Transfer RNA from Gorgonomyces haynaldii, 72 nucleotides, folded computationally. Its Rfam family is "tRNA". The family's RNA type in Rfam is transfer RNA. Its mean pLDDT, the model's own confidence on a scale to 100, is 83.
[in-house]
RNA sequence: GGGGCUAUGGCCCAAUGGUAAGGCGUCUGACUACGAAUCAGGAGAUCGUCGGUUCGAUCCCGGCUAGCCUCU
Numbered sequence: 001g002g003g004g005c006u007a008u009g010g011c012c013c014a015a016u017g018g019u020a021a022g023g024c025g026u027c028u029g030a031c032u033a034c035g036a037a038u039c040a041g042g043a044g045a046u047c048g049u050c051g052g053u054u055c056g057a058u059c060c061c062g063g064c065u066a067g068c069c070u071c072u
Base pairs, nucleotide, nucleotide: 001071002070003069004068005067006066007065010024011023012022018055026042027041028040029039030038048064049063050062051061052060
């Protein structure tokens, strides 16, 4: 230098173009002598970034950035 894959809450990981799901963690409550476990509930993601397409983009297209793999 060429090619490919990936980027979504604190972490992991989904989502056929139509209000972003779940697990862990965290917070509150119940339970307990106190904790743990368990149960119930809550908060938490301008979806890496800049553009384009579209009535509408996490999703499609292009550039850039970062990481991983690969070729020379």